Background
Predicted 3D model of a 70-nucleotide RNA (transfer RNA) from Komagataeibacter oboediens DSM 11826. It matches the Rfam family "tRNA".
[in-house]
RNA sequence: UGGGGGAUAGUUUAGCGGUAGAACUACCGGCUCUGACCCGGUCAGCCCUGGUUCGAAUCCAGGUCCCCCA
Numbered sequence: 001u002g003g004g005g006g007a008u009a010g011u012u013u014a015g016c017g018g019u020a021g022a023a024c025u026a027c028c029g030g031c032u033c034u035g036a037c038c039c040g041g042u043c044a045g046c047c048c049u050g051g052u053u054c055g056a057a058u059c060c061a062g063g064u065c066c067c068c069c070a
Base pairs, nucleotide, nucleotide: 001070002069003068004067005066006065007064010024011023012022013021018054026042027041028040029039030038047063048062049061050060051059
C1' cells in the first nucleotide's frame, strides 16, 4: 500500500428491514446450621457520523479500532 473479515450487556455470542435473544458474571430471593451446588427473578447492549426507508443492529457512504492474507 492492496485485498478480505470483524465491532451487539462486565465477558462470550445469536439475530434474512418490523418488540434485541441466550449463556456466564453481578445483584436480590428460595434452599442450607453456614457456604457451595441447584431453583426463581432483576439490572445491563447494537463502535462513530451521515444517507435510504413508514420503519435500520440489519441496506448504502465515510471514519475509528482489531484480526488475517499478499